[in-house]
RNA sequence: AUCCUGGCUCAGAACGAACGCUGGCGGCAUGGCUAAGACAUGCAAGUCGAACGGACUAUCCAAUUGAGUAAUCAUGAGGGUAUGUUAGUGGCGAAAGGGCGAGGAAUAGAUAGGAACGUACCAUAAGCUUCGGAAUAGCGUCUCGAAAGGGGCGGUAAUACCGGAUAAUGUCUUCGGACCAAAGAUUUAUCGGCUUUUGAGCGGCCUAUCUCCUAUCAGCUUGUUGGUGAGGUAAUGGCUCACCAAGGCAACGACGGGUAGCGGGACUGAGAGGUUGGCCCGCCGCAUCGGGACUGAGACACUGCCCGGACCUCCACGGAGGGCUGCAGUAACGGAUAUUGGGCAAUGGGCGAAAGCCUGACCCAGCAAUGCCGCGUGCAGGAUGAAGCCCCUCGGGGUGUAAACUGCUGUCAGGGGUCAGAAAGACAGUUUAGGCUGUUUGAUCAGCCCCAGAGGAAGUCACGGCUAACUUCGUGCCAGCAGCCGCGGUAAUACGAAGGUGGCAAGCGUUGUUCGGAAUCAUUGGGCUUAAAGGGCACGCAGGCGGAAUGGAAAGUGUUUUGUGAAAUCCCCCGGCUUAACCGGGGAAUUGCUUGACAAACUUCUAUUCUUGAGGCAGGUAGGGGUGUGUGGAACUCUUGGUGGAGCGGUGGAAUGCGUAGAUAUCAAGAGGAACGCCAAUGGUGAAGACAGCACACUGGGCCUGUCCUGACGCUGAGGUGCGAAAGCGUGGGGAGCAAACGGGAUUAGAUACCCCGGUAGUCCACGCCGUAAACGAUGUCUACUAGGUUGUGGGAGUUCUGACACUCUCGCAGCCGAAGCAAAAGUGUUUAGUAGACCGCCUGGGGAGUACGGUCGCAAGGCUAAAACUCAAAGGAAUUGACGGGGGCUCACACAAGCGGUGGAGCAUGUGGAUUAAUUCGAAGCAACGCGCAGAACCUUACCUGGGUUUGACAUGCUUGGAUGCCUGCCCCGAAAGGGGUUAGGCUGCCUUUUAGGUGAAACUUGCACAGGUGCUGCAUGGCUGUCGUCAGCUCGUGUCGUGAGAUGUCGGGUUAAGUCCUUUAACGAGCGAAACCCUUACCGUUAGUUGCCAGCGGGUCAUGCCGGGGACUCUAGCGGGACUGCCGGUGUCAAACCGGAGGAAGGUGGGGAUGACGUCAAGUCCUCAUGGCCUUUAUGCCCAGGGCCUCACACGUGCUACAAUGGGAGCUACAGAGCGAAGCGAGACCGCAAGGUGGAGCGAAUCGCAAAAAACUCCCUCAGUUCGGAUUGCAGGCUGCCAAUUCGCCUGCAUGAAGUUGGAAUCGCUAGUAAUCGCGUAUCAGCUAUGACGCGGUGAAUGUGUUCCUGAGCAUUGUACACACCGCCCGUCAAGUGAUGGAAGCCGGGAGUACCCGAAGUCGGGUUGCUAACCUUUUAGGGGGCGCCUGCCGACGGUAAGCUCGGUGACUG
Repeated sequence: AUCCUGGCUCAGAACGAACGCUGGCGGCAUGGCUAAGACAUGCAAGUCGAACGGACUAUCCAAUUGAGUAAUCAUGAGGGUAUGUUAGUGGCGAAAGGGCGAGGAAUAGAUAGGAACGUACCAUAAGCUUCGGAAUAGCGUCUCGAAAGGGGCGGUAAUACCGGAUAAUGUCUUCGGACCAAAGAUUUAUCGGCUUUUGAGCGGCCUAUCUCCUAUCAGCUUGUUGGUGAGGUAAUGGCUCACCAAGGCAACGACGGGUAGCGGGACUGAGAGGUUGGCCCGCCGCAUCGGGACUGAGACACUGCCCGGACCUCCACGGAGGGCUGCAGUAACGGAUAUUGGGCAAUGGGCGAAAGCCUGACCCAGCAAUGCCGCGUGCAGGAUGAAGCCCCUCGGGGUGUAAACUGCUGUCAGGGGUCAGAAAGACAGUUUAGGCUGUUUGAUCAGCCCCAGAGGAAGUCACGGCUAACUUCGUGCCAGCAGCCGCGGUAAUACGAAGGUGGCAAGCGUUGUUCGGAAUCAUUGGGCUUAAAGGGCACGCAGGCGGAAUGGAAAGUGUUUUGUGAAAUCCCCCGGCUUAACCGGGGAAUUGCUUGACAAACUUCUAUUCUUGAGGCAGGUAGGGGUGUGUGGAACUCUUGGUGGAGCGGUGGAAUGCGUAGAUAUCAAGAGGAACGCCAAUGGUGAAGACAGCACACUGGGCCUGUCCUGACGCUGAGGUGCGAAAGCGUGGGGAGCAAACGGGAUUAGAUACCCCGGUAGUCCACGCCGUAAACGAUGUCUACUAGGUUGUGGGAGUUCUGACACUCUCGCAGCCGAAGCAAAAGUGUUUAGUAGACCGCCUGGGGAGUACGGUCGCAAGGCUAAAACUCAAAGGAAUUGACGGGGGCUCACACAAGCGGUGGAGCAUGUGGAUUAAUUCGAAGCAACGCGCAGAACCUUACCUGGGUUUGACAUGCUUGGAUGCCUGCCCCGAAAGGGGUUAGGCUGCCUUUUAGGUGAAACUUGCACAGGUGCUGCAUGGCUGUCGUCAGCUCGUGUCGUGAGAUGUCGGGUUAAGUCCUUUAACGAGCGAAACCCUUACCGUUAGUUGCCAGCGGGUCAUGCCGGGGACUCUAGCGGGACUGCCGGUGUCAAACCGGAGGAAGGUGGGGAUGACGUCAAGUCCUCAUGGCCUUUAUGCCCAGGGCCUCACACGUGCUACAAUGGGAGCUACAGAGCGAAGCGAGACCGCAAGGUGGAGCGAAUCGCAAAAAACUCCCUCAGUUCGGAUUGCAGGCUGCCAAUUCGCCUGCAUGAAGUUGGAAUCGCUAGUAAUCGCGUAUCAGCUAUGACGCGGUGAAUGUGUUCCUGAGCAUUGUACACACCGCCCGUCAAGUGAUGGAAGCCGGGAGUACCCGAAGUCGGGUUGCUAACCUUUUAGGGGGCGCCUGCCGACGGUAAGCUCGGUGACUG
């Protein structure tokens, strides 16, 4: 990098929402989701005077009384009138409407049905409406109390109450009969009352089906289930009681726990589904908590009553009152939810004959962008395009027709005015009727006209990918962002800001929740060999599924049909508001349940058959199948005895151990336990676990053949039951060997291990537990079908006259290879992981965890069942390419080995670290930094430090100012110099022209501005260059092919090579970069050319010398060619490539050496060679100068030089190179000096002259010593260089001095032939030199190896991998501190549901009653009946006691 699995996350829609920023208008909706917690205040249910008696008011008449002469006035008993008022009696209503969702998982809801009921008001129909009576509120009076509220006495009315009569179509009935009602009012016509019938609507009851999670709730139940009888109810029923029976429910989930109002619908979705039940409609439940009944048609009653509890209020302390889950409103709670508004005008409700009254239902308004919908915030023109802002490559670009400006329009808001709408009705009058006429009803809202003027009206979020939209600055793992991945550590499109852009828009974002995407619980529509997932194996109850044929039934199924599926909503059509949202009308739909009819293929049921599934029977047959008993040999250990005499044993090597008390070894005899060699297998048997010497007994299953029998008898299988390796447990035996634990010896840093010596449980047997394993084919069982080949094993048949044998066919079992297919791939493939069917088990991201708690099993160990909190964004499978391996294979390299010489020890040189310092400039850091940059630090260099100066600058370009200047040679002053100041003397000074005067201003100078400058930072921003792996043999491409793909093939295999060199094979065929070759040099020859080189022959000359004439032969020089190619021969090899040996040849298999360095790796090195982005600096981090430093020195390391000596040192003599260099140079001969050197200058720009002497070699002395070794160190005297200067800090010479060092620990380096070793020579840099360095040159000139075990590195293919920053990887555990979540825990605290018992309010029902008592009856100062009161029994709320159950909180300590 790939394919797959799999989770996390996002984009969509929605909301009774909330929060942030912002906010113009209107319409329609919606608005306490939390504390069914507590409530101040007002309102939310009254009405009827045409039911009643009063009272009051108005008015009329007016007795009486008073005043007045009188008329008359005043008073006003009493009476009348009023469609005036109404406290009380009475009627109806108050059980509706309105609110809320606590409880409730069934007494509920939904759908479809049912029978044993009730019903005020309403409708329908048939009747009736008679005669009497007794009270009581109000009222009056007296009285108690703070109040609320009573008490006594007196009298009063009714549509209030009571009695009688009447009595059926009513009720009861033994079918004879018995029994049951009423109310009047106002008035002349209605309303009402009573009984009954029918109906509508409403309500009560019953049944079926459906309705959340939990089995870590598996058994529940005594009025329980049923019956008989009775009671009770409007009505059925254990609804209640007595008796009888013992039932009833439950794996299709009873009982228990948790949660929840249900439905129409709503949201989402392609659908199936999932989630939800706010607003509207239907049903249910509730009304401070609990209980109870009364009244009534209806309640066990939201704004009624009684009792108990909690809370609150008033109080005179004796008592009394209260219930917003009605509308507003208050505090509280909370992220959060409105006005103590108007009106009954409309719609609806109650009462009333009606007017009307009441109505926080309702209609409206107010508040809130809470939602949906609509409108606006202007429209048109307007620049190669203002300003501002932003970016920039400095040219420009963007914002942007945007603005300004010009013209136009007039929605909404604002102001003024107007009005046909929401009004239907009601009342009065009139009319035969339909109707007509008049009067009257708006809380609130809408409509229309005019005025004015662009005026009053735009924000918010995002811009790394997903995801539409990009730049600059700031910041520098900080501040911050973040839905996921992830951004931020100095160039951030991801943070913050700005500009720009994108999206939506009076809103926009965020948060929360639901569905979607998620086929991520999969019915539609998933899986289980290895990714999570097949139960360890079998038998088998329930359940599920089930062969062939025929007839019947009709449960499923199909067609059709009946009823229902309320309305609203959704969908379609039409219509009304200017449009839309919204609303109205119609339709469709409501996938469901239900009624009847028809059909009969399939499933089902039933009846009768069948044989192929299954089983039986008969005959054979293989086998470590099982259980028990017996028995055998080998080995081992032990015991006894013999022989024997020092060790044995054990290991990588040892030690512990055993042994002179005699081991080991060996012989003989005996004892014991366990396991069964060979046969033996890739083989057999079994359901699995598992099973092996031999024999016997008992016993299970299989296979083959026959086709005689039964007739689907079958498959699977939740629970259940049985079997079930090893270890372990219990009891009792047994115990040879082996061997946890344990002891000892080793190893090791340690070694609770691996190795060794011992050794107990255990291993063995019997019986009983345990019940788990990588119990694996990691693959459930059964059935059918779908190419073959081959092997083993158990049978059978055929072919041949028979048999061995062979061949063919066939039925089982066990393997291998493979077509199709399948699979993510690996693979699988008739023994399926293929194609299908049946049934069971199991899975749903990783960790936490197969853990905790609970339950259950177990003697225990522990097993089975099985979570959550918390945490992560992954975990995982298969395959691919690399890298890696103390994996294996092949191969190579001075890699090792074999050798030679070193380093590491000494002194010195040099580089580095460290230390020091004002500075000791900087860089380089394993190999691949460290005699490296530096092929030359006294000044300079120089970058560092101190001090002194300087600011357009030491250097470049442009513009600009100035005036003719400017430059060179001089002089004076200050100064360390740089530099500053001054003086004038001389010379020069461009070009043009009327030529010594003018012009011009080029060059130069000067003033100022842009800018220069920086060896300042970043080599992790870069280019270029370089190092390294490595001169290793590799690295790739095109086309083709294979693979879903990453990729593979080619490049692999077999040979061969130094080589991916070549050959051969070959799904590859070709090609490129590398290797090789081409290039340079060296070794041989030829040829050409002979000067400065050479001199053989000829001639001349010299002391001598190619010195000269000449010569080209030779050497040599330097051009061109030749030569070497496995070409030839032999052998090996695949008829190859190639290898081995040989010949020839100067050279032989790349002849030697060099240059040449593939794709890439190391963020390797270098910003201080150069170039360069960004950052920093600009009177300094630039520039100039003097002095100092880079040379310091307790120490450590690297690289070297010189040595330690005799293969040497000293002296002497005298040969032989090559390659270089030379003009500010090399410098000969000669002279001076011991020498360094000096004087001097021939020759030479060099095959001519010079440096230049080559040195080792050879000869003599020294004779093993700190020396005639070694030369450090130091002193003195000199020389040389330098434009000044050798103190810090140069080199050389002479004399003197004469340190360490006697061959170097661990370790480590180089080298395979002209190499190592050793000897000198030259050059660059350079005034000189620190050079012992670097780069070259030649002289002398070895040893060893022919191997690949090991160390190091490398190449190829292979293998494993949890690595990919690639083993310097990844990763595990402990410990410490802090933090979070959770389990246990002595206990402590609280909640819930029940059980048993105690107490027992109110109240119904029952019982009692000596108290009180109007109606009715009677035999009437009384009695009866009834009622009230009181007492009491059952039940019974609250409360109490007791023992448990269950859920939660907390808890020292602890996991």